[in-house]
RNA sequence: GCCGGCGUGGCGCAACGGUAGCGCAACGGUUUUGUAAACCGUGGGCUGGAGGUUCGAUUCCUCUCGCCGGCU
Numbered sequence: 001g002c003c004g005g006c007g008u009g010g011c012g013c014a015a016c017g018g019u020a021g022c023g024c025a026a027c028g029g030u031u032u033u034g035u036a037a038a039c040c041g042u043g044g045g046c047u048g049g050a051g052g053u054u055c056g057a058u059u060c061c062u063c064u065c066g067c068c069g070g071c072u
Stems, first nucleotide, its partner, number of pairs: 001071007010024004018055001026042005048064005
């Protein structure tokens, strides 16, 4: 230099164009003499950034940043 993959709550991952979910963690509650476990509930994301297409974009297109891999 060329090609490909990935980037989404604190962490690990879903979501093949129609209001972004799950698990763990956190917080609150029930239970317990107390802790843990168990059960119930709550908050936390403008989806790496910028632009484009579309009535509508996490999703499609372009550029760009970061990480990983391959080729030279």